[in-house]
Molecule: FMN riboswitch aptamer (RFN element)
Organism: Virgisporangium ochraceum
RNA sequence: GCGCGUUGGCGGGAUCGGUGCAAUUCCGAACCGGCGGUAAUCCAGCUGUCACAGCUGGUCAGCCCGCGACCCGGCCGAAUCCAUCGGCCGGUGGACCUGGUGUGACUCCAGGGCCGACGGUGAAAGUCCGGAUGGGAGACAGCGCGC
Numbered sequence: 001g002c003g004c005g006u007u008g009g010c011g012g013g014a015u016c017g018g019u020g021c022a023a024u025u026c027c028g029a030a031c032c033g034g035c036g037g038u039a040a041u042c043c044a045g046c047u048g049u050c051a052c053a054g055c056u057g058g059u060c061a062g063c064c065c066g067c068g069a070c071c072c073g074g075c076c077g078a079a080u081c082c083a084u085c086g087g088c089c090g091g092u093g094g095a096c097c098u099g100g101u102g103u104g105a106c107u108c109c110a111g112g113g114c115c116g117a118c119g120g121u122g123a124a125a126g127u128c129c130g131g132a133u134g135g136g137a138g139a140c141a142g143c144g145c146g147c
Base pairs, nucleotide, nucleotide: 001147002146003145004144005143006142007141008140010138015029016028017027018026030127031126032116033115034067035066036065037064042058043057044056045055046054047053048052062114063113071091072090073089074088075087076086077085078084096112097111098110099109100108118130119129120128
């Protein structure tokens, strides 16, 4: 350094005004954006058979490729059938163009545009309330084992 196991904590954000009996839901203007990967290359370090090769790290995304949540279905287990909970598998799961820079960019710069689960709420929700003091992609640290 890599792999496996285990333990631990960490692990998403965002509003004002107007109208109105009533709206943070309409209108106007704003604000927010989880996780991993990703341009040929370039940069840094290390190694070697030494000017080439290999390895590691770095080099940017709400709308490129995936993952996760919600939701649907199936199987298994716990449980006294039901309900409920957990595990696994499958399905579903929103949105981008143009120009420029450059070796390279739907990721940078400029401009313009678009998207945002479910339930609730005298008025329709990305921003309020709720499931959620939850779950989770994952990153990190400690310990143990192996290479």